[in-house]
């Protein structure tokens, strides 16, 4: 790095410790940030894989990842409604996690 599957409207520090300007994939918007971005630790959610309990449904969260602003923050590509040119909806793409395969 390419492939399959399965998910992405819920939860998680308004006052934890260090760093210090930048961040939210990408475009084009719109945000967040020194009333402190980002990383790292501490915490916390969640339960996909593993594991233990269970007859099952489940459950614990021990291990392994995740994840902790806003629907994947909106949006890019086809289409429907309604009507004004925006809203709302289906579908795709593209991306983000797991778990497998090459």
């Nucleotide at each position: 790095c390419u492939c399959u599957u399965a998910u992405c409207g819920a939860g998680a520090g308004a006052a934890g410790g260090c760093u210090g300007a930048g961040g939210g994939a990408c475009u084009g918007g719109c945000c967040c940030a020194a009333u402190g971005a980002u990383g790292c630790c501490c915490g916390g959610c969640a339960a996909c894989c593993g594991g233990c309990a269970g007859a099952a449904a489940u459950g614990c969260a021990c291990g392994g990842u995740g994840c902790u602003a806003a629907c994947u923050c909106c949006u890019g590509c086809g289409g429907a409604a309604u009507c004004a040119u925006g809203u709302u909806c289906c579908g795709g793409g593209a991306g983000a996690u797991a778990a497998g395969a090459g």
A computed fold for a 102-nucleotide RNA from Alicyclobacillus contaminans DSM 17975, annotated as SAM riboswitch aptamer (S box leader). Its Rfam family is "SAM riboswitch aptamer (S box leader)". Rfam describes the family as follows. The SAM riboswitch is found upstream of a number of genes which code for proteins involved in methionine or cysteine biosynthesis in Gram-positive bacteria. It was read from a public genome assembly, where an Rfam model found it. Taxonomically the source falls in Paenalicyclobacillus contaminans (Bacteria, Bacillati, Bacilli, Paenalicyclobacillus).